Context: one part of a larger RNA
RNA sequence: CUGGGUGUAAAGGGAGCGUAGACGGUUUGGCAAGUCUGAAGUGAAAGCCCGGGGCUCAACCCCGGGACUGCUUUGGAAACUGUCAAACUAGAGUGCAGGAGAGGUAAGCGGAAUUCCUAGUGUAGCGGUGAAAUGCGUAGAUAUUAGGAGGAACACCAGUGGCGAAGGCGGCUUACUGGACUGUAACUGACGUUGAGGCUCGAAAGCGUGGGGAGCAAACAGGAUUAGAUACCCUGGUAGUCCACGCCGUAAGCGAUGAAUACUAGCUGUUGGCAAGCAUGGCUUGUCGGUGGCGCAGCUAACGCAAUAAGUAUUCCACCUGGGGAGUACGUUCGCAAGAAUGAAACUC
Numbered sequence: 001c002u003g004g005g006u007g008u009a010a011a012g013g014g015a016g017c018g019u020a021g022a023c024g025g026u027u028u029g030g031c032a033a034g035u036c037u038g039a040a041g042u043g044a045a046a047g048c049c050c051g052g053g054g055c056u057c058a059a060c061c062c063c064g065g066g067a068c069u070g071c072u073u074u075g076g077a078a079a080c081u082g083u084c085a086a087a088c089u090a091g092a093g094u095g096c097a098g099g100a101g102a103g104g105u106a107a108g109c110g111g112a113a114u115u116c117c118u119a120g121u122g123u124a125g126c127g128g129u130g131a132a133a134u135g136c137g138u139a140g141a142u143a144u145u146a147g148g149a150g151g152a153a154c155a156c157c158a159g160u161g162g163c164g165a166a167g168g169c170g171g172c173u174u175a176c177u178g179g180a181c182u183g184u185a186a187c188u189g190a191c192g193u194u195g196a197g198g199c200u201c202g203a204a205a206g207c208g209u210g211g212g213g214a215g216c217a218a219a220c221a222g223g224a225u226u227a228g229a230u231a232c233c234c235u236g237g238u239a240g241u242c243c244a245c246g247c248c249g250u251a252a253g254c255g256a257u258g259a260a261u262a263c264u265a266g267c268u269g270u271u272g273g274c275a276a277g278c279a280u281g282g283c284u285u286g287u288c289g290g291u292g293g294c295g296c297a298g299c300u301a302a303c304g305c306a307a308u309a310a311g312u313a314u315u316c317c318a319c320c321u322g323g324g325g326a327g328u329a330c331g332u333u334c335g336c337a338a339g340a341a342u343g344a345a346a347c348u349c
Stems, first nucleotide, its partner, number of pairs: 003321004007303002012317001014201004021194003025088007033081002035077008048066007091191001092188003095184004103177007110154001115149007125136002162169002206247006215241002220236004258316006266294012298305002322349003331342004
């Protein structure tokens, strides 16, 4: 390389959009590039394979045939692929009518709670722990009442509920806005699938500039514990957490399961639509889309998966090929940096 694989053994890219490419629905006609078939030329000789023959045999040598799977020219076929033309509607999309949703962005508003400040009441403790101490408090704390300030997060509802491509999204209102779903079948007429490069998005932490800072809290300080305790526990506490703009581009970014299409027993819950029926109870049945639990066939090393497949098939991409060395070194690209991406070998078992 081939082959075989990728839920857990090595292996699915973090996610999307999309370029080249690869692959691609139904019907008719043309062409004949691929394809199939006939013929001709060529495919040197030797060698090779088969059948004979000559050296006493063999090696060796000679003769005949085959092969030389190829190339070129030419005649034909038209099912399939391709291509051109015409058409279709089952894929895809548009329109129309609907309802659902923490989908996104921006602005405004609200209540509970913590902390702080001011004032009142009030007096000796509070706090914290396994037990304590550090700490706070007679300069009046804790508790309680009233008023104020400020920041952050939105109890209940809340649900293997919903939405989003993933990351993720949860108080209320408004504005702008994306997508999905159901019904209909008016329109377009294969416009599709995947997608190397590329572009965009991408939790937390971290970085830059400027704000903000209530609570929490790396670092740090103190008190304990302990043989020690650079920890676990306690009292404090700075970056950070929040906002704006710009970087970073990584995660057990997980369903450890790439995307798309078709097909393959059932049962049961939930969620968003629609239709029919009636016993009018939102009840039954059917149907489309999502999200769960079981379970047959089948698959699997087993565990398990099982119409949301890890089953049966097809298309395209990514990735794997013993462990360590190592996601290291070197080089390159990107980054302000931290570092990220790409990514070996010697050696060793």
Notes: A computed fold for a 349-nucleotide part of an RNA from an uncultured bacterium, annotated as small-subunit ribosomal RNA, central domain. The full RNA is in RNAcentral, with records from Greengenes.